[in-house]
Predicted 3D model of RNase P RNA and transfer RNA as a complex of 430 nucleotides. The prediction has a mean pLDDT of 77.
RNA sequence: CCAGUAGGCUGGGUGACCGCUCCUCACAGCUUGUGGGGGGAGGAAGGUCCGAGCUCCACCGGGCAGCGCGCUGGGUAACUCCCAGGCGGGGUGACCCGACGGAAAGUGGCACAGAAACAUACCGCCCGCCUCUGGCGGGUAAGGGUGAAAUGGUGGGGUAAGAGCCCACCGGCUGCGGUGUGAACGGCAGGCCGGCCAAACCCCGCGCGGAGCAAGGCCAAAUAGGAGGGUGCUAAGGGUGCCCGGCCCAAUCCCUCGGGUUGGCUGCUUGAGGUCCCGGGUAACCGGGGCCCCAGAUUGAUGGUCACCGUCCCGCCCACGCGGGAUACAGAACUCGGCCUACAGGCCUGCUGGACCU
RNA sequence: GGGCGAUUAGCUCAGGGGUAGAGCGGGGUCUUUACACGGCCUAGGUCGGGGGUUCAAAUCCCUCAUCGCCCA
Numbered sequence: 001c002c003a004g005u006a007g008g009c010u011g012g013g014u015g016a017c018c019g020c021u022c023c024u025c026a027c028a029g030c031u032u033g034u035g036g037g038g039g040g041a042g043g044a045a046g047g048u049c050c051g052a053g054c055u056c057c058a059c060c061g062g063g064c065a066g067c068g069c070g071c072u073g074g075g076u077a078a079c080u081c082c083c084a085g086g087c088g089g090g091g092u093g094a095c096c097c098g099a100c101g102g103a104a105a106g107u108g109g110c111a112c113a114g115a116a117a118c119a120u121a122c123c124g125c126c127c128g129c130c131u132c133u134g135g136c137g138g139g140u141a142a143g144g145g146u147g148a149a150a151u152g153g154u155g156g157g158g159u160a161a162g163a164g165c166c167c168a169c170c171g172g173c174u175g176c177g178g179u180g181u182g183a184a185c186g187g188c189a190g191g192c193c194g195g196c197c198a199a200a201c202c203c204c205g206c207g208c209g210g211a212g213c214a215a216g217g218c219c220a221a222a223u224a225g226g227a228g229g230g231u232g233c234u235a236a237g238g239g240u241g242c243c244c245g246g247c248c249c250a251a252u253c254c255c256u257c258g259g260g261u262u263g264g265c266u267g268c269u270u271g272a273g274g275u276c277c278c279g280g281g282u283a284a285c286c287g288g289g290g291c292c293c294c295a296g297a298u299u300g301a302u303g304g305u306c307a308c309c310g311u312c313c314c315g316c317c318c319a320c321g322c323g324g325g326a327u328a329c330a331g332a333a334c335u336c337g338g339c340c341u342a343c344a345g346g347c348c349u350g351c352u353g354g355a356c357c358u
Numbered sequence: 359g360g361g362c363g364a365u366u367a368g369c370u371c372a373g374g375g376g377u378a379g380a381g382c383g384g385g386g387u388c389u390u391u392a393c394a395c396g397g398c399c400u401a402g403g404u405c406g407g408g409g410g411u412u413c414a415a416a417u418c419c420c421u422c423a424u425c426g427c428c429c430a
Stems, first nucleotide, its partner, number of pairs: 001354010012309007020040009042329001046340002049338005054212004059246006066208005071085005086100001087098004101203002106201002108197003122144002124140007152170006171193002173190004178185002216266004226257005231251001237249003273292008310327007359429007368382004376413001384400005406422005
């Protein structure tokens, strides 16, 4: 210098004028104005895919069903997330990817082709017999053919032909002992060795009650306190999949339909909060101390216009300069932790491969 | 804002691992003087897009897009 790889940051700036919303202070005013001060979108606020807080269903326990997750160790309020490690795959490498328990518990599937897709001999090879250009019986998975997949693989010995039948190496499985918290790793021994699918049912292990701020609470307004059905207190019904038990509610009850209202307050923003320093840990993260308060709209604020500058592209042959165009994705709505998806351009750091120079 | 569902031929829909169909519609032809009805034949599909699992995906899983429904 070129090519690549991993991680982090940023996401236009300044000024003037005109506006919007919230808080606070003062004055008017009597629920709205005026003036001063302060705050006012994001890394994803998005998709709503997971996990929680919070609220209501009063609540608790057991069984069945259902759903989700699935290497190991750790982190966390929790997670299907994150960190570290193992194993497998890819890459020359930095590094990247992996729904990564079980197919030797059972059930099921493997279309077409093929003899056969899970118990099977079509061709071929070998042996025997016969009525001998052939037929029958047996052996054989080494060869051919079919297929996505065909009986651990390669080589040698052996055999009538073959075959882990025997041997060497490689792969797997089982057993023994070693290292490691563990997943696993490496060692020795044993010929023990026929597939694939669990993002098919299933088995094993772990976890899970439902609904969602339009939850829920209060006030005001409105109306006919409407119609139908259920149940009668020794317990029917309800308690959000089903069953059982306890317990609770229980006519001011439960279910369905219809009508009216379409306003306000609360929940609402201080929180598993942010940031700096120190300490622990490989890391995710945790502990301690200091400092800070950082959006709360509800037809839904966070904007518009102008000027100058920045960045990128194109043209004027290059440069200076000038002219034109562009300046991403997107935008809070109860709040957090993640994941995923979208994104013009710019900056920084570690590492790898190659070329060249000293 | 929150909770759900759907996407397959021009239209309405089946199909839920083995290579995609039905009805209506379209085209041709027969029938009729002609039209309709009817008979026969026929065309038409990236199964919404992308990725994964599998030998094999419309079907199973993930993600994105579009459309629709419900809730005060």

Rfam match: Bacterial RNase P class A. About the family: Ribonuclease P (RNase P) is a ubiquitous endoribonuclease, found in archaea, bacteria and eukarya as well as chloroplasts and mitochondria.